[in-house]
Context: one part of a larger RNA
RNA sequence: GCCAGGGAGUUAAGUUAAGUGGCAAGGUUAAAUUGAAGAAAUGUAGCCAAAGCGAAAGCAAUGUUUUAUAACAACCUGUGAAAAUUGGUUAGUCACUUUGCUUAAACCUGAAACCAGGCGAUCUACUCGUGAGCAAGAUGAAGCCUUUCUAACGAAGGGUGGAGGUCUGAACUAGUGCUACGUGCAAGUGCUUAGAUGACUUACGAGUAGGGGUGAAAAGCUAAUCUAGCUUGGAUAUGGCUGGUUCCUGUCGAAAUAUACCUACGUAUAGUCUCCUUGCAAUGUUGGUUAAUGAGGUAGAGCUACGGAAUGAACAUGCAGGCGGAAUAUUCCGUCGAUGUUCUCUCCAACUCCGAACUUGUUAACAAUAAGUAGGGGGAAAUAGGGCUGGGGCGUAAGGUUCUAGUCCGAGACCAGAACAACGGAGACCAAGGUUAAGGUCCUUAAAUAUUUGCUAAGUGUUUUAAAGAGCGUCUUGAAUCUAAGACAGUGGGGAGGUGGGCUCAGAAGCAGCCACCCUUUAAAGAAAGCGUAACAGCUCACCUAUCGAGAUUCAGGGCAUCUAAGAUUGACGGGGCUAAGCAAAUUACCGAUACCUUGGCGGUUCUCUUUUAGAGAACUCGAGUAGACAGGCGUACUGCGAGGACAGAAGCAUUUUCAAGAGAAAGUGUGGACCUAGUAGUAUUGAGAAUCCUGGC
Numbered sequence: 001g002c003c004a005g006g007g008a009g010u011u012a013a014g015u016u017a018a019g020u021g022g023c024a025a026g027g028u029u030a031a032a033u034u035g036a037a038g039a040a041a042u043g044u045a046g047c048c049a050a051a052g053c054g055a056a057a058g059c060a061a062u063g064u065u066u067u068a069u070a071a072c073a074a075c076c077u078g079u080g081a082a083a084a085u086u087g088g089u090u091a092g093u094c095a096c097u098u099u100g101c102u103u104a105a106a107c108c109u110g111a112a113a114c115c116a117g118g119c120g121a122u123c124u125a126c127u128c129g130u131g132a133g134c135a136a137g138a139u140g141a142a143g144c145c146u147u148u149c150u151a152a153c154g155a156a157g158g159g160u161g162g163a164g165g166u167c168u169g170a171a172c173u174a175g176u177g178c179u180a181c182g183u184g185c186a187a188g189u190g191c192u193u194a195g196a197u198g199a200c201u202u203a204c205g206a207g208u209a210g211g212g213g214u215g216a217a218a219a220g221c222u223a224a225u226c227u228a229g230c231u232u233g234g235a236u237a238u239g240g241c242u243g244g245u246u247c248c249u250g251u252c253g254a255a256a257u258a259u260a261c262c263u264a265c266g267u268a269u270a271g272u273c274u275c276c277u278u279g280c281a282a283u284g285u286u287g288g289u290u291a292a293u294g295a296g297g298u299a300g301a302g303c304u305a306c307g308g309a310a311u312g313a314a315c316a317u318g319c320a321g322g323c324g325g326a327a328u329a330u331u332c333c334g335u336c337g338a339u340g341u342u343c344u345c346u347c348c349a350a351c352u353c354c355g356a357a358c359u360u361g362u363u364a365a366c367a368a369u370a371a372g373u374a375g376g377g378g379g380a381a382a383u384a385g386g387g388c389u390g391g392g393g394c395g396u397a398a399g400g401u402u403c404u405a406g407u408c409c410g411a412g413a414c415c416a417g418a419a420c421a422a423c424g425g426a427g428a429c430c431a432a433g434g435u436u437a438a439g440g441u442c443c444u445u446a447a448a449u450a451u452u453u454g455c456u457a458a459g460u461g462u463u464u465u466a467a468a469g470a471g472c473g474u475c476u477u478g479a480a481u482c483u484a485a486g487a488c489a490g491u492g493g494g495g496a497g498g499u500g501g502g503c504u505c506a507g508a509a510g511c512a513g514c515c516a517c518c519c520u521u522u523a524a525a526g527a528a529a530g531c532g533u534a535a536c537a538g539c540u541c542a543c544c545u546a547u548c549g550a551g552a553u554u555c556a557g558g559g560c561a562u563c564u565a566a567g568a569u570u571g572a573c574g575g576g577g578c579u580a581a582g583c584a585a586a587u588u589a590c591c592g593a594u595a596c597c598u599u600g601g602c603g604g605u606u607c608u609c610u611u612u613u614a615g616a617g618a619a620c621u622c623g624a625g626u627a628g629a630c631a632g633g634c635g636u637a638c639u640g641c642g643a644g645g646a647c648a649g650a651a652g653c654a655u656u657u658u659c660a661a662g663a664g665a666a667a668g669u670g671u672g673g674a675c676c677u678a679g680u681a682g683u684a685u686u687g688a689g690a691a692u693c694c695u696g697g698c
Stems, first nucleotide, its partner, number of pairs: 001698006011104005017098007026048003032042003052059002062073004074089003078085002107244002110241001114234006125208009134198001136168003139164001143160007172195003177191002180189002210226001212222003247633006257270005273379008283371001284369003288366009300354001301352002307348003312343006319337001321336006385409010414425002429601007439591003442576003448588001450587006461578002469563002473560010490547005496520003501515003526541001529540003602623002604620007634687001636684006643677003652671008
């Protein structure tokens, strides 16, 4: 891992509601006794109900309408001076079944922990007792002997000697490094490495015990267990937390919000869902329409309409003050500032003289209408939400966060979007046929290599990136100017004289710099726009002319393209590919969904009829669904009752077929070889695929 078997809402008491049944102003027994003993009888203690209200003394209750609930009035009672108002004014009770709740282990599994009593020092820590062990080699302390020196103390040499938490290195002990091994040779090993006469190692015996021991201290060790051992018990501890919770079908169908909480993964109440019941019902409902009448201060706008922010002027005043000046000094003038008036550029979530669309209350009329709405009672789930569109707050921003109106996902399949919870289409009972939606129609791939007119040359683009900025890309719109009296561009020619203007300067001649910038000849030609020279010279330009022969130049827009444009494995328009199979505008076909239509069938709800556990018919804009509520069924084991089957073959196993919406049922065949079952009524250890589930097998 697979298979088989096992495996989770039970039982008791109390209580609540519903259903069924008995009796009924009553209902019922408990313990116990008798008994022919699962029966039945006796047993009336007790319990519930029949009257309530009040702290108590105490006082003390019904009519009308209605199918009914209920409404109104009256009555009883407490409070109160009164008005008024609380509670009440006749159906229960016992049993069974089922829902929920409470108490118990209380649907199952699962802690870490806490407490009590015991068992452990054969591992290991430390201590005590009795023992044991340390190959070989090296070094050579003190002491001693001797020689020499010395007055002496002493020193030096040579021997001898054999010290040391000394050295090298086995046993032994340890455990440094390793890309060794690491389901191994080994719950640590191998290699390497450290110590190896010592605070050494070791055998045996003994002691210290769990909030205790021991510890050269690491919270180490205390039997492969240690920030409190192991074991038994309290004990099925507790768990608002995780996981799991077993057959079918039908009806409806949520929430992720508010308030509160030692509350934040929980719970209570409300809201939302469901079932039962009662009433009402054109009542109710509608992003309904219209009208009337109210509510609102947003968008916008405005600001000499307030509050606040804020630009530039003019005029006036001569004023708290600063600076400067004058000299007639308790003064005067100028300027800045201040104040006022007038004009002017602008703003505001916490400004408003204004002010929509829009939303909404009430009333009336109209239209549509799918069932709703209100009261009572039972059962929940949920209270982690999320995306998008519009409107806000915070934030540089975010697949951010927090509100708000709606919508979808959640709990929604199908088609499209390459893939893709919430984006587009559309809400899926079953079968068949057709038509469309979004989106598409070259191939992949169903359908146009469709039609008309333009644009793009960048593979731009082909469903998804991009800005400021830039440019003789190209198409197009408009305007202005020049143009057959010849434009624009090109080419040929001219481009002069006074004069080398004056000044300056070594020089300054159109062209270093300053000033001036005239006149003449002309078709035209600047006291010169640029290059150049030391200065000249020289080459162009402006300007004129000839040639040429038709548009040219500039500005302002629009369309499509270009650059701007950088990311990490090779690479994405989904791909192939495409010059349209791209972009823009228009047209007609076709494809395309569980949508829509048609036919047949199934089911649900409501209604009608009938021969009423059922059948027939009609209507429905009925039929998705998580949590969940409700309804009806299938199957397993056993029991009662009455009834059947089986050696001419029961159960079981295997297989085939049929029936049913399904759980499932029936039949045939083979095997098997002795029991089995439909109906009805009941009782449950009653349904497995999951729980790191348990046991077994492989």
Description: The part of an RNA shown here (large-subunit ribosomal RNA, domain II) has 698 nucleotides and comes from a Candidatus Bathyarchaeota archaeon. It matches the Rfam family "Archaeal large subunit ribosomal RNA". Taxonomically the source falls in Candidatus Bathyarchaeota (Archaea, Thermoproteati). RNAcentral holds the full RNA, with entries from ENA.